[in-house]
């Protein structure tokens, strides 16, 4: 120089004119975002249940730490897996308690025997084949009729346990011990969780009908129907007036130093000018995930060239 790995940051400025919103001392201010997004986590807020405990359902699981809390951060442990590296991803309580599955395929998916070895022909045995994702621990000697961890040394992996190092997960070394594989959706153990969601919730409160309180009027006929008015004829036990709670429309609050209810946040010009990607707040706060042109910062590695 080239690639290539990690971490942070910005997400267009200003000036001038026009132009929306919002609030107020009325001529000043305030005025979209990193994610405002997806509504996935967790608070706050409200409003309903709730003595207390249990059952069921439901998240959560390696360690320290930080956090009000979280399916949060940062840091580490240990297996796995790619990458020459720098780094990446990926699991993660326990199952050597109990259960449950293990398709095809194979003789057997965990009390097994097909082919085969051995035999005293009554058996006995799992070493080699092959099957499959997984087939009862590697090598080596011993042993045996044949053989098998059956027995021994070494490893391998899993448990305890002792010094050491380490806040802890854990490592190193040393001793004991162990032989049923593979998953974890049932079960176990540790922790934790009422329900509902700002269209919550609160408050004001037209018109119409009306709980109920008072008054005045009614079978000596109130008041309706023929019927706009007299009169008739028929039903006929309420009918008017005020007063008054809840409760509709509606309003205003929750609601913000951006903030409405159809709900602004724009435009043009210039500045060397090309302004572009994702993308628009509607209760707030912490995270997380997804989106996303372009620009810049710092730090590792791999090559390769030169000194």
């Nucleotide at each position: 120089g080239a690639g290539c790995c990690g971490g942070g940051g910005c997400g267009a400025u200003c000036u001038g004119u026009c132009g929306c919103u919002c609030g107020c001392u009325c001529g000043c201010g305030g005025g979209a975002g990193g994610a405002a997004a997806g509504u996935c986590c967790g608070g706050g807020c409200a409003g309903g249940g709730g003595a207390g405990g249990g059952c069921a359902u439901c998240c959560c699981g390696c360690u320290g730490c930080g956090g009000a809390a979280a399916u949060c951060g940062c840091a580490g442990a240990a297996g796995g897996a790619g990458g020459u590296g720098a780094c990446u991803u990926u699991u993660u309580g326990a199952a050597a308690g109990g259960c449950g599955u293990a398709a095809c395929a194979g003789a057997a998916a965990a009390c097994a025997a097909c082919c085969g070895g051995c035999u005293g022909c009554g058996g006995c045995c799992a070493a080699g084949g092959g099957u499959g994702a997984a087939a009862a621990c590697g090598u080596g000697a011993g042993g045996c009729a044949a053989g098998a961890g059956c027995u021994c040394a070494c490893g391998a992996c899993g448990g305890a346990u002792g010094u050491c190092a380490g806040c802890g997960a854990u490592g190193c070394c040393g001793u004991c011990c162990g032989g049923g594989u593979a998953c974890g959706u049932c079960u176990c153990c540790g922790g934790g969780a009422c329900c509902u969601g700002c269209a919550a919730g609160a408050c004001c409160a037209a018109g119409u009908a009306u709980a109920c309180u008072g008054g005045c009027a009614g079978a000596u006929g109130a008041g309706g129907a023929c019927u706009g008015c007299c009169c008739g004829u028929c039903c006929g036990a309420u009918g008017c007036c005020a007063g008054g709670g809840g409760g509709u429309a509606g309003g205003u609050u929750g609601c913000a130093c951006a903030g409405a209810u159809a709900a602004a946040u724009g435009a043009c010009a210039g500045a060397a000018u090309a302004a572009a990607a994702c993308a628009g707040a509607a209760c707030c706060c912490g995270g997380c995930u997804u989106a996303c042109g372009g620009c810049u910062c710092c730090g590792a590695c791999u090559c390769u060239a030169u000194u």